[in-house]
A computed fold for a 73-nucleotide RNA from a Patescibacteria group bacterium, annotated as transfer RNA. Its Rfam family is "tRNA". Rfam links the family to the GO term triplet codon-amino acid adaptor activity.
């Protein structure tokens, strides 16, 4: 150079167009305890990688950049 997969919470990942984007660890806070762990509740905590396009509606489809892994040359 060319082909393929991937990008979503601090990590680790699901969601494959349609009401308000989630699981698990992990942080915080309450509650148990004599303390502490474990358990239970409960909160924080995302501009879905950027820019455009399609559509009534895009984390999703599509094209371009930019990462990250593989492959061929």
């Nucleotide at each position: 150079g060319g082909g393929c997969u991937c990008g979503u919470a601090g990590c680790u990942c699901a969601g494959g167009g349609g009401u308000a984007a989630g699981a698990g660890c992990g942080u915080u806070g309450c509650a148990u305890u004599g303390a502490c762990a474990u358990u239970g509740c409960a909160a924080a905590g995302g501009u879905c990688g950027c820019u455009g396009g399609u559509u009534c509606a895009a984390g999703u489809c599509c094209a371009g950049c930019c990462g990250a892994g593989c492959c061929c040359a």
It was read from a public genome assembly. Model confidence (mean pLDDT): 83 of 100.